[in-house]
Context: one part of a larger RNA
RNA sequence: UGACGGGGACCCGCACAAGCGGUGGAGCAUGUGGCUUAAUUCGAUGCAACGCGAAGAACCUUACCUAGGCUUGACAUCCGCGUGGCUUCGGCCUCGAGGGUAUGAAAGUACCUUAACGAGACAGGUGCUGCAUGGCUGUCGUCAGCUCGUGUCGUGAGAUGUUGGGUUAAGUCCCGCAACGAGCGCAACCCCUGUGAACUGUUGCCAGCACAUAAUGGUGGGGACUCUGUUCAGACUGCCUAGUUUAACUGGGAGGAAGGUGGGGAUGACGUCAAGUCAGUAUGGCCCUUACGCCUAGGGCUGCACACGUGCUACAAUGUCCAGUACAAUGUGAACCGAUACCGCGAGGUGGAGGAAAUCCUGAAAACUGGGCUCAGUUCGGAUUGUAGGCUGCAACUCGCCUACAUGAAGUCGGAAUCGCUAGUAAUGGCUCAUCAGCUACGGAGCCGUGAAUACGUUCCCGGGUCUUGUACA
Numbered sequence: 001u002g003a004c005g006g007g008g009a010c011c012c013g014c015a016c017a018a019g020c021g022g023u024g025g026a027g028c029a030u031g032u033g034g035c036u037u038a039a040u041u042c043g044a045u046g047c048a049a050c051g052c053g054a055a056g057a058a059c060c061u062u063a064c065c066u067a068g069g070c071u072u073g074a075c076a077u078c079c080g081c082g083u084g085g086c087u088u089c090g091g092c093c094u095c096g097a098g099g100g101u102a103u104g105a106a107a108g109u110a111c112c113u114u115a116a117c118g119a120g121a122c123a124g125g126u127g128c129u130g131c132a133u134g135g136c137u138g139u140c141g142u143c144a145g146c147u148c149g150u151g152u153c154g155u156g157a158g159a160u161g162u163u164g165g166g167u168u169a170a171g172u173c174c175c176g177c178a179a180c181g182a183g184c185g186c187a188a189c190c191c192c193u194g195u196g197a198a199c200u201g202u203u204g205c206c207a208g209c210a211c212a213u214a215a216u217g218g219u220g221g222g223g224a225c226u227c228u229g230u231u232c233a234g235a236c237u238g239c240c241u242a243g244u245u246u247a248a249c250u251g252g253g254a255g256g257a258a259g260g261u262g263g264g265g266a267u268g269a270c271g272u273c274a275a276g277u278c279a280g281u282a283u284g285g286c287c288c289u290u291a292c293g294c295c296u297a298g299g300g301c302u303g304c305a306c307a308c309g310u311g312c313u314a315c316a317a318u319g320u321c322c323a324g325u326a327c328a329a330u331g332u333g334a335a336c337c338g339a340u341a342c343c344g345c346g347a348g349g350u351g352g353a354g355g356a357a358a359u360c361c362u363g364a365a366a367a368c369u370g371g372g373c374u375c376a377g378u379u380c381g382g383a384u385u386g387u388a389g390g391c392u393g394c395a396a397c398u399c400g401c402c403u404a405c406a407u408g409a410a411g412u413c414g415g416a417a418u419c420g421c422u423a424g425u426a427a428u429g430g431c432u433c434a435u436c437a438g439c440u441a442c443g444g445a446g447c448c449g450u451g452a453a454u455a456c457g458u459u460c461c462c463g464g465g466u467c468u469u470g471u472a473c474a
Stems, first nucleotide, its partner, number of pairs: 001474002003471003007468007015458002019421005026313008034304002042053002064299007073122001077121002079118002081096002084093003098113006124288002127286003133282001135277003138273001140271001145184006151160003164175003190265004195233005201227001205222002209220003236259001239253005315414001319373006331362001333360001336355002341350003380411001385406007427450007
């Protein structure tokens, strides 16, 4: 100087407390461990691995296993070969390797034909090492810290500045001070959102004026309104007031759409964990080279006494079933989205208006209204199984999704323990998208609807920051 303390002081955080909803019990989905296996490819392992890499494992993917094959190779550069063109005869540029038969699951191999395929340098490796590396990422933590120059102090390691008194979300600012300044962080600058104005009016809108219809901005027209988009304005403790050191700032108030960082996002200092990744790519070294490379078929990654994580659905009456009926936003669409209509109980099928889209397509659901059920393993719950179908695809046996009928399991609110959340949040309801032929999505990323309760407080648990103290630790 650090680190540590079941030392001290001060401060903060959904850290506790106060609340709301869960997990842990059930069934199923999914990941992991274990076991099994010819193989169940590999990686990730406290927080910070376990719905993670994987934004899609039937084949492919695929790296694993079994079997069958190839050896200049599936891929790159160079040389010769054939074809055509140009030529300063040195060379340069272009194109080319096909067809048939046999065998075979295919890949391939053999033979014939054709003007015409060979040699080696090398290719290749998801083989090892993330403890040789780059790059990228997680984490402490969006925590308020981490440093430097000059000066001063100290024999020196170092100290000071950065400590102290206030204050802040903040090393934020003020005052003081042997320090004076500066840098990386904080904040601001950026994006979205909340208010208004001006301009902009089509594919959007329709107040007023007409027209038309069974009905609809359907038509003329209009720019008022909503909205689209652009540019401005607006919030700065600016104003008033109380406290304080005439400070920083804090409490209250006015005006205002918004008030003290308005609400979100992006943004992650010096560093820590030899943290993660050689399987995204790159890359040193090592290893394989008729195989640890390459191709093909089938299987496996989906196996199942069990254990754990993350979710979904429930156990019901604030519910469930039936009928009627209202209101979104983000976004996607050409090998695509697909309306009206017809067929089917339905999944779906036929068909093809319109749409490269503010134009066409995509009925929101919970909510609300009326009715049934009356506390039961039930009109709760839907697992499991049987039968019959639909769709995608070369192909649904291993191993896809969906529908109808039948079947109707566990489950009556969950032990010890444990998680999330402070407002348009939690809880709850649906919709969209990526990946994608299809789908294991109940996952992920977004969008809108309905919409709470509670916070006395900082004694305690956990994590963090500053100062200080002890130390046989570095």
About this RNA: The part of an RNA shown here (small-subunit ribosomal RNA, 3' major domain) has 474 nucleotides and comes from a Verrucomicrobiales bacterium. Its Rfam family is "Bacterial small subunit ribosomal RNA". Its family is annotated with ribosome and structural constituent of ribosome in the Gene Ontology.